[in-house]
C1' cells in the first nucleotide's frame, strides 16, 4: 500500500436597506446563500442523499422499521488551455414540505435523517 468486517467522530449557508400596506424578514425594488462523490477547480455537465407523493410487508398499529415504484429545479457567450457548460471575464437562472399576508433566506418536524468524510481497531493480501 491494499481488501473485508466494526466503531467513533464530523457532516448546509443566506433577508441588511428602501416602498406601499392595518399587518409581510412572504408582495414591489435594491441585497445575500449554495450539501456529497465524480470530472480540469461546478448550486444550474455526469450520479448521490435529504425533502415531498404513491404503493406494500412486518410488528408494540394516529405511529414505527423494512422493501419497491414515480417525480424530484436552473446556463450561455466570450478568453485561456492538450484538456475547462468546473479556471478567468460578462450577461443570466434555480431553490421540498408544514405555519404564516403569498417565503430558497422566519418558525416547525429536526437535539432528526443522510449522501458522504476522516480517524481507530479486527482481518486477509
Nucleotide at each position: 500500500a491494499u481488501u473485508u468486517g466494526u466503531c467513533u467522530u464530523u457532516g448546509a449557508g443566506g433577508c441588511g436597506g428602501g416602498g406601499g400596506g392595518c399587518a409581510g424578514u412572504u408582495c414591489c425594488c435594491c441585497a445575500c446563500c449554495g450539501g456529497c462523490g465524480g470530472u480540469a477547480u461546478a448550486g444550474c455537465c455526469c450520479g448521490c442523499a435529504a425533502g415531498c407523493c404513491c404503493u406494500u410487508a412486518g410488528g408494540u398499529u394516529u405511529u414505527c422499521u423494512g422493501g419497491g415504484g414515480c417525480a424530484u429545479g436552473a446556463u450561455u457567450c466570450g478568453g485561456u488551455g492538450a484538456g475547462a457548460u468546473u479556471c478567468c471575464g460578462g450577461a443570466g437562472c434555480c431553490g421540498a414540505c408544514c405555519g404564516u399576508a403569498u417565503a430558497g433566506u422566519c418558525g416547525g418536524g429536526a437535539u432528526g435523517a443522510g449522501a458522504a468524510a476522516a480517524g481507530g481497531c479486527a482481518u486477509g493480501u